[in-house]
RNA sequence: GACAAGGGCAAAGCCGGUGAAAGCCGGCGACGCAAAGCCACGAGGCUACAGCACUCGCGAGGGUGCCAUGCCAGUCGGGCCGCCGAA
Numbered sequence: 001g002a003c004a005a006g007g008g009c010a011a012a013g014c015c016g017g018u019g020a021a022a023g024c025c026g027g028c029g030a031c032g033c034a035a036a037g038c039c040a041c042g043a044g045g046c047u048a049c050a051g052c053a054c055u056c057g058c059g060a061g062g063g064u065g066c067c068a069u070g071c072c073a074g075u076c077g078g079g080c081c082g083c084c085g086a087a
Base pairs, nucleotide, nucleotide: 001084008033009032013028014027015026016025017024018023031074037080038079039078041077042076043075044072045071046070051066052065053064054063055062056061
């Protein structure tokens, strides 16, 4: 970063799997992406099994709030690696 070349990735949705969930994996599928390759270091966002507090219930169990050690790299920043070579 170009109406270049060879290509690459794959949104939403659907099907199957997995997880408490957010999400992730595989297949189909392409919204798009010059790093939409990799990394949770910073910011931001998502979820709340467990835990804590309150509450309903005789109890079993349920509800609400808080909470990341879970998650998002296609939210931004940052780090590392990378194809091609016009202006």
Molecule: c-di-GMP-I riboswitch aptamer
Organism: soil metagenome